[in-house]
A computed fold for a 72-nucleotide RNA from Candidatus Microgenomatus auricola, annotated as transfer RNA. NCBI's taxonomy places the organism under Bacteria, Bacteria candidate phyla, Candidatus Microgenomatota, Candidatus Microgenomatia (nom. nud.), Candidatus Microgenomatus. Its Rfam family is "tRNA". It is annotated as a transfer RNA.

RNA sequence: GUCCCUAUAGCUCAACGGAUAGAGCGCAGGCCUCCGGAGCCUGAGAUAGAGGUUCAAUUCCUCUUAGGGGCA
Numbered sequence: 001g002u003c004c005c006u007a008u009a010g011c012u013c014a015a016c017g018g019a020u021a022g023a024g025c026g027c028a029g030g031c032c033u034c035c036g037g038a039g040c041c042u043g044a045g046a047u048a049g050a051g052g053u054u055c056a057a058u059u060c061c062u063c064u065u066a067g068g069g070g071c072a
Base pairs, nucleotide, nucleotide: 001071002070003069004068005067006066007065010025011024012023013022018055027043028042029041030040031039048064049063050062051061052060
């Protein structure tokens, strides 16, 4: 230089083009307890960025950014 893959919550992962974007762990609060832990209940928290297609985009297309890989 060129080609391919990946990017969703603090972490690990889901999500036929159409549901309020879900789950586990973690975090906060509550119940319980003499105090913790465990258990139970509740809550906060995310689609890498910018455009495009579409009635509708996490999903499809283009560019950029970051990471990984193949060839040179």